[in-house]
RNA sequence: UCGACUCUCGCGGGAGAUACCGGGGACCACCUCCGGAGCCGAAGGCGCAACCGCCCCGGAAACGCUCAGGCAAAAGGACCGCGCAGGGCUG
Numbered sequence: 001u002c003g004a005c006u007c008u009c010g011c012g013g014g015a016g017a018u019a020c021c022g023g024g025g026a027c028c029a030c031c032u033c034c035g036g037a038g039c040c041g042a043a044g045g046c047g048c049a050a051c052c053g054c055c056c057c058g059g060a061a062a063c064g065c066u067c068a069g070g071c072a073a074a075a076g077g078a079c080c081g082c083g084c085a086g087g088g089c090u091g
Base pairs, nucleotide, nucleotide: 002091003090005088006087007086008085009083010082011081012080013079018037020036021035022034023033024032025031038071039070040069044067045065046064047063051059052058053057
């Protein structure tokens, strides 16, 4: 200096499911608190497992469970792309 991998950050894209019912606050709605019923899975978490490994044991999903979270918009959002942005590691 170049490339690969990885982490953080920035930008862009990003699904699903009740603007549910009753009561209080407030400003109709949204919002918030309490109670109730119905749903979603792609923050997180947990579980099984194909598979993988250094094979005692461990790592493991977009599968499953819904504890948490979410169910107009906003926010968030696994994941994907871009970044002569900042690190780590390696050839």
Predicted 3D model of a 91-nucleotide RNA (Glycine riboswitch aptamer) from Phenylobacterium sp. It matches the Rfam family "Glycine riboswitch aptamer". Rfam describes the family as follows. This family represents the bacterial glycine riboswitch. The prediction has a mean pLDDT of 81. The sequence was found by an Rfam model in a public genome assembly.